[in-house]
The RNA shown here (FMN riboswitch aptamer (RFN element)) has 119 nucleotides. Rfam family: FMN riboswitch aptamer (RFN element). Its family is annotated with FMN binding in the Gene Ontology. The coordinates come from a structure-prediction model, not an experiment, and the mean pLDDT is 81. It was read from a public genome assembly, where an Rfam model found it.
RNA sequence: AUAAAGUUUCAGGGGUGGUGCAAGUCCACACCGGAGGUCAUAGUCCUCGACCGCAGAGAUGCGCUGAUUCGGUGAAAUUCCGAAACCGACGGUAAAAGUCCGGAUGGAAGAAACGACGG
Numbered sequence: 001a002u003a004a005a006g007u008u009u010c011a012g013g014g015g016u017g018g019u020g021c022a023a024g025u026c027c028a029c030a031c032c033g034g035a036g037g038u039c040a041u042a043g044u045c046c047u048c049g050a051c052c053g054c055a056g057a058g059a060u061g062c063g064c065u066g067a068u069u070c071g072g073u074g075a076a077a078u079u080c081c082g083a084a085a086c087c088g089a090c091g092g093u094a095a096a097a098g099u100c101c102g103g104a105u106g107g108a109a110g111a112a113a114c115g116a117c118g119g
Stems, first nucleotide, its partner, number of pairs: 006114005015029004030099002032088002034048004043086002052063004068084005090102003
């Protein structure tokens, strides 16, 4: 001083049927929701990550980046309750993809533990 460097681990979910020569891509119905924040719990608020673009040998920097309303309760909720909506990178494909395959046994916001009977 009263928790730092560092180390380790973890860190994205979801389908059936119909039509058709052919679709997990169309149609019907169904299903899914990364991280931190917030007077009160969030896919739709704010911020961030991922993806994508540009520059760079690289580290990295810059940019881009989807979608919600109404009613109710309350001191307080675009977060809860009720109702009705909406959104979802890039590449691939016998046919158009949030749900299949791939980059990815990757990266990462971040979380936890150890560090700490320590230094």